[in-house]
Context: one part of a larger RNA
RNA sequence: CUGGGCGUAAAGCGCGCGUAGGCGGUUUGGUCAGUCAGAUGUGAAAGCCCUGGGCUCAACCUGGGAACUGCAUUUGAAACUGCUGAACUAGAGUGUGGUAGAGGGAAGCGGAAUUCAGGGUGUAGCGGUGAAAUGCGUAGAGAUCGGAAGGAACAUCAGUGGCGAAGGCGGCUAUCUGGACCAAUACUGACGCUGAGGUGCGAAAGCGUGGGGAGCAAACAGGAUUAGAUACCCUGGUAGUCCACGCCGUAAACGAUGUCAACUAGCCGUUGGGGGGCUUGUCCCUUUAGUGGCGCAGCUAACGCGAUAAGUUGACCGCCUGGGGAGUACGGCCGCAAGGUUAAAACUC
Numbered sequence: 001c002u003g004g005g006c007g008u009a010a011a012g013c014g015c016g017c018g019u020a021g022g023c024g025g026u027u028u029g030g031u032c033a034g035u036c037a038g039a040u041g042u043g044a045a046a047g048c049c050c051u052g053g054g055c056u057c058a059a060c061c062u063g064g065g066a067a068c069u070g071c072a073u074u075u076g077a078a079a080c081u082g083c084u085g086a087a088c089u090a091g092a093g094u095g096u097g098g099u100a101g102a103g104g105g106a107a108g109c110g111g112a113a114u115u116c117a118g119g120g121u122g123u124a125g126c127g128g129u130g131a132a133a134u135g136c137g138u139a140g141a142g143a144u145c146g147g148a149a150g151g152a153a154c155a156u157c158a159g160u161g162g163c164g165a166a167g168g169c170g171g172c173u174a175u176c177u178g179g180a181c182c183a184a185u186a187c188u189g190a191c192g193c194u195g196a197g198g199u200g201c202g203a204a205a206g207c208g209u210g211g212g213g214a215g216c217a218a219a220c221a222g223g224a225u226u227a228g229a230u231a232c233c234c235u236g237g238u239a240g241u242c243c244a245c246g247c248c249g250u251a252a253a254c255g256a257u258g259u260c261a262a263c264u265a266g267c268c269g270u271u272g273g274g275g276g277g278c279u280u281g282u283c284c285c286u287u288u289a290g291u292g293g294c295g296c297a298g299c300u301a302a303c304g305c306g307a308u309a310a311g312u313u314g315a316c317c318g319c320c321u322g323g324g325g326a327g328u329a330c331g332g333c334c335g336c337a338a339g340g341u342u343a344a345a346a347c348u349c
Stems, first nucleotide, its partner, number of pairs: 003321004007303002012317001014201004021194003025088007033081002035077008049065006091191001092188004096183004103177003107173003110154001115149001119145003125136002162169002206247006215241002220236004258316006266294012278281001298305002322349003331342004
C1' cells in the first nucleotide's frame, strides 16, 4: 500500500446502438489450463531472524538451524472457474390474438384570432401609462358590417393524464412507420448484461444557400423615468422566429439520482390491459405494466429517500480528490464562423 466517494458538499458522459474487454442461468459427462496437496531440483555466500560458541562484556567474529513467500519438473485431487460434449427452460427472443397512446415521417384539409389591402355605415378622437409623451387620425382614424389575402399557432377537451432512449411530442383526415403493454399458449434453447474506443440522435440560440414573413421581437430609433438611464415602462422596428437542404453539438440536456438484475411492511389515488364476483353499479375484489402521494424497517451530515430506493446485494461503465488561476493557455482533433472537445502549469490563499 491493499482507499473513500458521486440527489443537495468535488463527482453520473445529454441520450441510444454497439466493437474489444469484463461478467454471466439449470443438470450431467470429459479434460485438468486456473486452483489445491505431496515429492524432487533450484532459490550462491554474506546479511535479517532463532539458537549455541570466541575475544573480561558489547560492538565484532564464528557454528548450526530457520527463512528465502519464487521458479522448474513430476505425482495426484476434481468441488469451484475455464475449455469441451450432451441435455434443459425459470433469463432473452420469435410466433398467435388483442389494446392504449400529443411516438416518428410525409400529404391534404379546418375553424377561432391577430395583421394588411379594398368596400359600406359613421364622426372626432384613438392608442398608451403610475402619470404622460413619442405614434395614428378630418387626405376620415378608432368603432362597426360583409366579402378577400397571407403567415404562424392550434382555445375548450387537458389530467403530478398519455407516448418516446433522451432532446422532445398536442386541431382533423387518410397514408408509410418504430416501440410498449396484456392474455393464453406454441417454438428457439443462454442466443444474455455492461460497454473503453467507435457510431447515430440531440432544445434554444447561431451559421450557409434558397424561399417565406401575420404576430412577436435581440440590434436600432424615438418618447418617458432618472443626478445619469447605453435599462426596467411606452411607440415603432431589422435579423430571427416559419419552410427546404446542409452545418453547429451545447443547456439548471435535472429526478442536479448511469445501465441491468435480484431481494426487502403497509395505506391511498390515477392511466392501459386481463380475470373474478354479485345487489348489474358512477360498484367491489384480484392480477399485471406504468405514473403520483404518504409511510415501516433500513439508509442519510442533515434535508430527505423509502418496491419508480438515496434500503440490502451483484455485474459493467463513467466521474471526483482543497479554493482561485481555469474549463483557461499551449498543442491535437472537429467547425464556414461563432466556437466545441481533450486539457495543464507558474503563481496565490

The part of an RNA shown here (small-subunit ribosomal RNA, central domain) has 349 nucleotides and comes from an uncultured prokaryote. RNAcentral holds the full RNA, with entries from ENA. Its Rfam family is "Bacterial small subunit ribosomal RNA". The coordinates come from a structure-prediction model, not an experiment, and the mean pLDDT is 91.